The RNA shown here (transfer RNA) has 76 nucleotides and comes from a Chloroflexota bacterium. The sequence is in RNAcentral, with records from ENA and MGnify. Rfam family: tRNA. From the family's description: Transfer RNA (tRNA) molecules are approximately 80 nucleotides in length.
[in-house]
């Protein structure tokens, strides 16, 4: 330096043709145990990498920068 893919919750990852942001795992309370797990019932957690734009409406389209993976090419 060119292709290509990726970035969503603490972790692994979904989100359809643009239309209320999800799940498991974890974490936290309560049951249940003599307790501890497990199981059961809640619940907490988010500027969807950055900035821009189109759009009545963007995780979802378009640029733009950072980042990470792969592949190809270059220098020496």
């Nucleotide at each position: 330096g060119g292709g290509c893919g990726g970035u969503u919750a603490g972790c692994u990852c979904a989100a359809c043709u643009g239309g209320c942001a999800g799940a498991g795992c974890g974490c936290c309370u309560c049951g249940c145990u003599u307790a501890c797990a497990c199981c059961g019932a809640g619940g907490a957690g988010g500027u969807u990498g950055u900035u821009g734009g189109u759009u009545c409406a963007a995780u979802u389209c378009c640029a733009u920068c950072a980042c990470c993976g792969c592949c190809c090419a270059c220098c020496a």